[in-house]
RNA sequence: GUGGUGGAGUGCGACGGUCGCGGCCCGCCGUUUGGCGGGUCGAGGAAAGUCCGAGCUCCAUAGGGCAGACUGCCAGGUAACGCCUGGGCGCCGGAAGGCGACGGAAAGGGCCACAGAGAACAGACCGCCUGCCGCAGGGCAGGUAAGGGUGAAACGGUGGGGUAAGAGCCCACCGCGCGACUGGUGACAGUCGCGGCACGGCAACCCCCAGUCGGAGCAAGGCCAAAUAGGCGGCGAGGCCCGGCCCGGGCCGCCUAAGCCGCGGGUAGGCCGCACGAGAUGGCGGGUGACCGUCAUCCCAGAUUGAUGACCGUCCGGCGCCGCGCGCCGAACAGAACUCGGCUUACGGCUCCACCACCCCU
RNA sequence: GGCGACGUGGCCGAGUGGUUUAGGCGCGGGUCUGCAAAACCCGUUACCCCGGUUCAAUUCCGGGCGUCGCCU
Numbered sequence: 001g002u003g004g005u006g007g008a009g010u011g012c013g014a015c016g017g018u019c020g021c022g023g024c025c026c027g028c029c030g031u032u033u034g035g036c037g038g039g040u041c042g043a044g045g046a047a048a049g050u051c052c053g054a055g056c057u058c059c060a061u062a063g064g065g066c067a068g069a070c071u072g073c074c075a076g077g078u079a080a081c082g083c084c085u086g087g088g089c090g091c092c093g094g095a096a097g098g099c100g101a102c103g104g105a106a107a108g109g110g111c112c113a114c115a116g117a118g119a120a121c122a123g124a125c126c127g128c129c130u131g132c133c134g135c136a137g138g139g140c141a142g143g144u145a146a147g148g149g150u151g152a153a154a155c156g157g158u159g160g161g162g163u164a165a166g167a168g169c170c171c172a173c174c175g176c177g178c179g180a181c182u183g184g185u186g187a188c189a190g191u192c193g194c195g196g197c198a199c200g201g202c203a204a205c206c207c208c209c210a211g212u213c214g215g216a217g218c219a220a221g222g223c224c225a226a227a228u229a230g231g232c233g234g235c236g237a238g239g240c241c242c243g244g245c246c247c248g249g250g251c252c253g254c255c256u257a258a259g260c261c262g263c264g265g266g267u268a269g270g271c272c273g274c275a276c277g278a279g280a281u282g283g284c285g286g287g288u289g290a291c292c293g294u295c296a297u298c299c300c301a302g303a304u305u306g307a308u309g310a311c312c313g314u315c316c317g318g319c320g321c322c323g324c325g326c327g328c329c330g331a332a333c334a335g336a337a338c339u340c341g342g343c344u345u346a347c348g349g350c351u352c353c354a355c356c357a358c359c360c361c362u
Numbered sequence: 363g364g365c366g367a368c369g370u371g372g373c374c375g376a377g378u379g380g381u382u383u384a385g386g387c388g389c390g391g392g393u394c395u396g397c398a399a400a401a402c403c404c405g406u407u408a409c410c411c412c413g414g415u416u417c418a419a420u421u422c423c424g425g426g427c428g429u430c431g432c433c434u
Base pairs, nucleotide, nucleotide: 001358002357003356004355005354006353007352008351009350010349013315014314015313016312017311018310019309021042022041023040024039025038026037027036028035029034044333048344049343051342052341053340054339055338056217057216058215059214063247064246065245066244068213069212070211071210072209073087074086075085076084077083088102089100090099091098092097103208104207108206109205110202111201112200125148126147127144128143129142130141131140132139133138156174157173158172159171160170161169175197176195177194178193179192180191181190182189183188221272222271223270224269231263232262233261234260235259238252239251240250241249279298280297281296282295283294284293285292286291316330317329318328319327320326321325363433364432365431366430367429368428369427372387373386374385380417388406389405390404391403392402393401410426411425412424413423414422
């Protein structure tokens, strides 16, 4: 220098001024609603999708079993997770590095279309070999599975011996399985020995094993005010909490109730929840890392028809014109609604760091 | 704001791991008719998009997009 790999930050200009909008605080005025003035704060890395996990609230204090759902190599992090970090194994890449729903198919059931002789304790179409028959093309019986053919997949692979031809039939190596030892917390790896091929694929099919999960969601839930007087019809001796079922527990009711469903009518205003939190920034320390500990500083949106905008000046950056200078632009994805931790998806650009390969120069 | 269901030709809709997937309506052509209708025959650009599992995906799994419903 060229090409590539992995990551971090910013997300839109900076400063000053004027006006406007929403929240909070202070002061003054006003009987109240409120008005005026000043101060301060005011969108995002994804606020999104609502895909996971929690906090919080109510249901009973959240119990037992079945069913159901989900997760799935090992160790760690965390409030928790299907997230993250480190490691193992497999695959891809020359490398940096990337990807992996990665437990079990010798517990069982099921499926494997078409093609093909045969699709799972298989099988013989062509072929090869032997015997018999026939003048011959060939036929019959048997052996075989090396070669051909079918298929996504054909019951270990390569080489040698062996044989009528062949074959784990025998041997060596590789693969596979079992066992022992060593290293490692572990996943796993290595070495040695034995077996003799007996074990196809699918578990994002059922299932087995291990583990997690009670349900609903801030329109949760609570309070005040207002309104309606509990209207009509149906089901109903049990009903509800309880959400699929059972056990267990609690509440109401037992002769026209409770409760549920349908129809009809009324009210649809305000407050809390709700902004100090698994909080932010910085330093130091521990750890390979995710992360943790400690100290200091800070308070950082809370609307309810839904606020966060416009203009001016100077500077900066980009584009156009030959140029003095002038003109235009400052962008993409997108916008909080109970709050966090993640994941995923969308996104124009700018800046920076680490690493790999090749080439050139010294 | 939260929760749930669905997506198959122009429309409504069935379906299931296995040759391009029923059926009805519609549309086009033909037969019939003097002309139409009805009837009959033939035809008709389909699994929302992108990945993954599998020999094979409309179906199974993940993500996205769209539509619809419910709540006090």